[in-house]
C1' cells in the first nucleotide's frame, strides 16, 4: 500500500432485523458467622467514533478509528 477479520460492563464473552442487551469472573450491600473463607439474596456497571437504510439497528451499508493475520 492492498486483501480479509475483529471492536459488547473492570476482564472474559453471548446475540443471525422486534429478548427488558444476556452469562461467568470481579466489583458492591445484606443475611449467616466470635472473625474470616465458603454459601444464599439483592445491586451498581457495556455496544468504538460517525452518517445511512429500515416503522424499528449491537446485529445491514458507507467512511472514518484501533488490532490481528495474510500478500506486495
Nucleotide at each position: 500500500g492492498g486483501u480479509u477479520u475483529u471492536a459488547u460492563g473492570g476482564u472474559g464473552u453471548a446475540g443471525u432485523g422486534g429478548u427488558g442487551a444476556g452469562c461467568a469472573c470481579a466489583c458492591u450491600a445484606g443475611a449467616c458467622u466470635c472473625u474470616g473463607a465458603a454459601u444464599c439474596u439483592g445491586g451498581a456497571g457495556a455496544c468504538c467514533g460517525g452518517a445511512g437504510u429500515u416503522c424499528g439497528a449491537a446485529u445491514c451499508u458507507c467512511c472514518g478509528u484501533a488490532a490481528a493475520a495474510c500478500c506486495a
A computed fold for a 72-nucleotide RNA from Nylanderia fulva, annotated as transfer RNA. Its Rfam family is "tRNA". By type it is a transfer RNA. Rfam's curators write: Transfer RNA (tRNA) molecules are approximately 80 nucleotides in length. RNAcentral holds the sequence, with entries from Rfam. The organism belongs to Nylanderia, within Eukaryota.